Model confidence (mean pLDDT): 84 of 100. Small-subunit ribosomal RNA, 3' major domain from an uncultured rumen bacterium, 479 nucleotides, folded computationally. The full RNA is in RNAcentral, with records from ENA, Greengenes and SILVA.
Context: one part of a larger RNA
RNA sequence: UGACGGGGACCCGCACAAGCGGUGGAGCAUGUGGUUUAAUUCGAAGCAACGCGAAGAACCUUACCAAAUCUUGACAUCCCUCUGACGUAACUGAUAAACGGUUAUUCCUUUCGGGGCAGAGGAGACAGGUGGUGCAUGGUUGUCGUCAGCUCGUGUCGUGAGAUGUUGGGUUAAGUCCCGCAACGAGCGCAACCCUUGUUCUUAGUAGCCAGCAGGUGACGCUGGGCACUCUAGGAAGACUGCCGGAGACAAUCCGGAGGAAGGUGGGGAUGACGUCAAAUCAUCAUGCCCCUUAUGAUUUGGGCUACACACGUGCUACAAUGGCGUAAACAAAGGGAGGCAGAGUCGUGAGGCCGAGCAAAUCCCAAAAAUAACGUCUCAGUUCGGAUUGGGGUCUGCAACCCGACCCCAUGAAGCUGGAUUCGCUAGUAAUCGCGCAUCAGCCAUGGCGCGGUGAAUACGUUCCCGGGCCUUGUACA
Numbered sequence: 001u002g003a004c005g006g007g008g009a010c011c012c013g014c015a016c017a018a019g020c021g022g023u024g025g026a027g028c029a030u031g032u033g034g035u036u037u038a039a040u041u042c043g044a045a046g047c048a049a050c051g052c053g054a055a056g057a058a059c060c061u062u063a064c065c066a067a068a069u070c071u072u073g074a075c076a077u078c079c080c081u082c083u084g085a086c087g088u089a090a091c092u093g094a095u096a097a098a099c100g101g102u103u104a105u106u107c108c109u110u111u112c113g114g115g116g117c118a119g120a121g122g123a124g125a126c127a128g129g130u131g132g133u134g135c136a137u138g139g140u141u142g143u144c145g146u147c148a149g150c151u152c153g154u155g156u157c158g159u160g161a162g163a164u165g166u167u168g169g170g171u172u173a174a175g176u177c178c179c180g181c182a183a184c185g186a187g188c189g190c191a192a193c194c195c196u197u198g199u200u201c202u203u204a205g206u207a208g209c210c211a212g213c214a215g216g217u218g219a220c221g222c223u224g225g226g227c228a229c230u231c232u233a234g235g236a237a238g239a240c241u242g243c244c245g246g247a248g249a250c251a252a253u254c255c256g257g258a259g260g261a262a263g264g265u266g267g268g269g270a271u272g273a274c275g276u277c278a279a280a281u282c283a284u285c286a287u288g289c290c291c292c293u294u295a296u297g298a299u300u301u302g303g304g305c306u307a308c309a310c311a312c313g314u315g316c317u318a319c320a321a322u323g324g325c326g327u328a329a330a331c332a333a334a335g336g337g338a339g340g341c342a343g344a345g346u347c348g349u350g351a352g353g354c355c356g357a358g359c360a361a362a363u364c365c366c367a368a369a370a371a372u373a374a375c376g377u378c379u380c381a382g383u384u385c386g387g388a389u390u391g392g393g394g395u396c397u398g399c400a401a402c403c404c405g406a407c408c409c410c411a412u413g414a415a416g417c418u419g420g421a422u423u424c425g426c427u428a429g430u431a432a433u434c435g436c437g438c439a440u441c442a443g444c445c446a447u448g449g450c451g452c453g454g455u456g457a458a459u460a461c462g463u464u465c466c467c468g469g470g471c472c473u474u475g476u477a478c479a
Base pairs, nucleotide, nucleotide: 001479002478004475005474007473008472010470011469012468013467015463016462019426020425021424022423026317027316028315029314030313031312032311033310034308035307042053043052064303065302066301067300068299069298070297073126077125078124079122080121081120082119083118084117087105088104089103090102091101092100093099107116108115109114128292129291131290132289133288137286138285139281140280141279142277144275149188150187151186152185153184154183155164156163157162168179169178170177194269195268196267197266199237200236201235202234203233204232205231208227209226210225213224214223215222240263243257244256245255246254247253319419323378324377325376326375327374329372335366336365337364340359341358345354346353347352385416390411391410392409393408394407395406396405432455433454434453435452436451437450438449
C1' cells in the first nucleotide's frame, strides 16, 4: 500500500421487511448429468453451465458410427500433353448409392505463330484437417456493475515503499455540486449530446381522414368535393429548481406550492471507466507451435445426435364455479408478403382441396384479436374439471415422415383436489392475466427466443437482521 475480520461509524440496492404471483408435489415439453450404445459428435460447469452455442438435427445440416469408395484429391496456384468444349438430348452397364460407356449437336479471338476460356489425363511442389493446446495468441463475449469509481502532470511531505490531491463539513442517483484544506490543475468514467414515448404549433394532404355541401345505395368515404378533425412525417416550441414561501452556512441543496400535457435525471432504450476471474471461445473467424498425409483428408448409402431403472435445472398445461361448455355481439398495436401473402366463390364435420380477384403494398392479403360484456346450461362430483396415453381413419410439406414431422376427425380418458424443507420474480401502466406478430424455416417437434398491444392490482412502518456493493476508520495471523 492492499486484502481480510463472526471490529467500528455512515450510506445504497426487490437485499430484508410489507405485499402479489410462482418454483419445489402431478402430466407433458425442453436442456443437462448419469447409464446404455457400433455411435449416442463437440463445447458450456457456483452466482456468471443446464429452452446455453442451436434465429429450426427426417436426408442435407453433421463434426459421430457401420459399410462401400478415391488418393495432386471435394477446394487453390504453378508445369506438360491432348481435346473443343461445358452443357443438352437419346440409348445403355453395375450397385444400396456415389459411379461409368456410346451416339448426336456445340466456344471466342488472331498478324494464322498463337492467345483467352473450359474440360480430360499425367508428374510433383502442394492442397486438406470441426485433429491438440483458450495455460502460446488476436478478435469477440460474460461477470463484479450503469457500481462510482480509476488515474496522471507539476508542486509539497517522507531516507524509502509511498502519501497528499481523491481526506474533512454538508449535499447528490453520481469523485454530483458547494464550503474548507499544501495543494493547483487535468484525463478516463458520471451527467449532457443520440433514439423513442408523453403536450402544442406549423408545413404537407395520398394509398390516410370525412365536419360541413351535393349525388347515390339494401348497406358502406361508395362518388363529386374538402384537408377542419384523426393520422402520417419533416420543422419548431416546451422543463431550466426558471418563479413563490420555508429550511440551510448569505452556499450547494432539500421540503412545500403555483402555473403546466409533463417537475425536479418526466417514462423507456442505446451507452459498460481502470481493472478482476491464466473466466468463455483454436467448433464463427484469424493465428504460433505440435500432430495426420492411400488418412486424423475426401465421397456415398444407412444409422445416430430423438436411446432410458433414474437425478437436477428451465418452462407449459392443470387441479376448476372469479370456472367449463354453447349461442350470438364489441374494441388493438406492431409486423410480414413475389419460388410470396392470398380475398371472394365452391367442396369437405375438419386439417385442407379446387379456382384464382387483388397486392412489390398507409391501396390488396395474412387477419379471427382474446380475455371482456349479454343470454343459456352445468351445481361441487375425479365431474360437462383435467387432458396425458392409446386404437382407428385422414390432411399437408417434402425425393422420402419406419427409426424421427406437424395438424385434423372419431373413440379412449391416466396422474392431478393447490404441493415438505426450501427457493424465485416484481415498486406502476409494473406484477398478474389475455391474445397478436416476427426471425430461423420446404415442413416442424416453438410450451423456446425477440417484439406488440388489451384488461390491470396490492404493498413499502422501516434498515435490527440475511445477501451484495460504496466510503472512512481500526487490528495484524496474510501478500